[in-house]
Molecule: Guanidine-I riboswitch aptamer
Organism: Actinomycetes bacterium
């Protein structure tokens, strides 16, 4: 002092609000107030779960005269991960999104 790219998609949990529903208040009603209402609907984790895909590599089968390639079975790997402020999206907020970023070690 240098140090590259990938890290998908669903479901679901921590978490998160308040469009709607539901609950409370209040009211003759209509409508209206409360998330400092434990919920149902919604949002939702790079650093949370499970399942798919996906790469890569073994072995086995099957096309090829052997190779290399291809197809398929099947098992094994996909590690590690501290972290602001501000912004921004929806009704609103969030561990969402910018962002595995700045920046720290």
């Nucleotide at each position: 002092u240098a140090g590259a790219a990938c890290a998908g998609u669903a479901c679901c949990u921590a978490g998160g609000g308040u469009u709607c529903c539901g609950u409370g208040c209040a009211a003759a009603g209509a409508g209206g107030c409360a998330g400092u209402c434990a919920g149902g609907u919604c949002c939702a984790a790079g650093a949370g779960g499970u399942a798919c895909a996906a790469a890569u590599c073994a072995u086995c089968u099957g096309g090829a005269g052997a190779g290399a390639c291809c197809a398929g079975a099947c098992g094994a790997u996909u590690a590690c991960a501290c972290g602001g402020a501000g912004g921004g999206a929806u009704a609103a907020a969030a561990g969402c999104c910018c962002g595995g970023g700045a920046g720290a070690u």